A computed fold for a 422-nucleotide RNA from Aeromicrobium sp., annotated as Bacterial RNase P class A. It is recorded under the gene name rnpB. The sequence is in RNAcentral, with records from ENA. Rfam family: Bacterial RNase P class A. Rfam describes the family as follows. Ribonuclease P (RNase P) is a ubiquitous endoribonuclease, found in archaea, bacteria and eukarya as well as chloroplasts and mitochondria. The source organism's lineage runs through Bacteria, Bacillati, Actinomycetota, Propionibacteriales and Aeromicrobium.
[in-house]
RNA sequence: UGAGUCGGCCGGGCGGUCGCGGCGGACCCUGUCACCAAGAAGGGCGCGUCGAGGAAAGUCCGGACUCCACAGAGCACGGUGGUGGCCAACAGCCACCCACGGCGACGUGCGGGACAGUGCCACAGAGAACAGACCGCCAGCGGCCCCCAGUUCUUCGGAGCUGGAGGUGCGGGUAAGGGUGAAACGGUGAGGUAAGAGCUCACCAGCGCUCCGGGCGACCGGGGCGGCUCGGUAAACCCCACUGGGAGCAAGAUCAAGAGGGCCUAUUUCCGUUUCGGCGGAGUGGUGUCUGCGCUGACGGGCUGCUCGUCCGAUGUCAGCGGGUAGGUCGCACGAGGCGUGCAGCAAUGCGCGUCCCAGAUGGAUGAUCGCCCCUCACCUGCGGGUGAGGACAGAAUCCGGCUUACAGGCCGGCUCAUUCA
Numbered sequence: 001u002g003a004g005u006c007g008g009c010c011g012g013g014c015g016g017u018c019g020c021g022g023c024g025g026a027c028c029c030u031g032u033c034a035c036c037a038a039g040a041a042g043g044g045c046g047c048g049u050c051g052a053g054g055a056a057a058g059u060c061c062g063g064a065c066u067c068c069a070c071a072g073a074g075c076a077c078g079g080u081g082g083u084g085g086c087c088a089a090c091a092g093c094c095a096c097c098c099a100c101g102g103c104g105a106c107g108u109g110c111g112g113g114a115c116a117g118u119g120c121c122a123c124a125g126a127g128a129a130c131a132g133a134c135c136g137c138c139a140g141c142g143g144c145c146c147c148c149a150g151u152u153c154u155u156c157g158g159a160g161c162u163g164g165a166g167g168u169g170c171g172g173g174u175a176a177g178g179g180u181g182a183a184a185c186g187g188u189g190a191g192g193u194a195a196g197a198g199c200u201c202a203c204c205a206g207c208g209c210u211c212c213g214g215g216c217g218a219c220c221g222g223g224g225c226g227g228c229u230c231g232g233u234a235a236a237c238c239c240c241a242c243u244g245g246g247a248g249c250a251a252g253a254u255c256a257a258g259a260g261g262g263c264c265u266a267u268u269u270c271c272g273u274u275u276c277g278g279c280g281g282a283g284u285g286g287u288g289u290c291u292g293c294g295c296u297g298a299c300g301g302g303c304u305g306c307u308c309g310u311c312c313g314a315u316g317u318c319a320g321c322g323g324g325u326a327g328g329u330c331g332c333a334c335g336a337g338g339c340g341u342g343c344a345g346c347a348a349u350g351c352g353c354g355u356c357c358c359a360g361a362u363g364g365a366u367g368a369u370c371g372c373c374c375c376u377c378a379c380c381u382g383c384g385g386g387u388g389a390g391g392a393c394a395g396a397a398u399c400c401g402g403c404u405u406a407c408a409g410g411c412c413g414g415c416u417c418a419u420u421c422a
Stems, first nucleotide, its partner, number of pairs: 001418010012373007020051005027044004053393001057404002060402005065248004072308004077244005082096005097111001098109004112239002117237002119233003134178002136174003141171002143168003147164007186204006205229001207226008252330004262321002266317002269282005284297005299313005337356008374391007
């Protein structure tokens, strides 16, 4: 100097004029059967102070909070998936391990299990998991053909037996070589064989068992023994480990107003009876027991899928029908809070001290205009500068911790590689 990689920050500033919303506080007005006070409250006018984001977006995770509800267990259905730590928690963050990619800084990971089971691996190919012979290779074994030698018989053509040489892949042997394929049941070398093969051996890789060392751990390094070697896929179903009540600020609480504080079915196992309080009998589950019997539940509804369990139920509850509520206040911002700093820690982060209060709207607030400056680009230049254009993504609505996506222009820092100079 260039290229790359990781992280952090800004994203318009200043001044004037007019205009918005919250809070505080002073003054004034309205509203009751009369007056005073108070008020679910409303309005006017000054002063002070505060007033959109790094993503406010997406609504993808996790919570706080509220209600169901006094509060559980199991199943189903979900979520996560290397180890350790942080956190209120998480699919987040930090550090590390392994695998893959990269010269490297670094990046990526649906990272447990294929020996629990069930599936799938198209086409090609002989054969795709205890598979398989297409092209090949083999004359050791059996068969066939043919020649030589010896011997026996002979109807004199030959036939049988024994030995030797040759040929032939018919039976048989083979999976080393070649081919097919994304992938073919370890690799290299040697021995061995008829030809071959872990058939045997040496060295490797892998797997199993075992021992030693390092580490909290995932794992890493090393030694020994051994059958010799038993594919891939779980982002297929599944198994394993951990984990999850539901609904959601339109949650919920409260005031005022209003309708007709309405109509109707059923309502505690079954049967009979009743003066509606109950009585008698039958029945099944649970539980206690002195085995005589006693107590209690079995009906409806809530616990937002089911079961158990539990709670409520005649002043009530459930199912159905119909009517009213378009108003106000609270919830509503002091927080798992911000900033600064010290200590601990590799870090995420934790603890201590100091300091600050930084939106709370509800048809929904911060806008308009003028001037100067700033940044970027283009052109001109007498090098002083001048002219023109542009200035991103985008607006809180209960809140917080994350993730993902969008972003004109600009600034800062760490590290890696290449080249050059000293």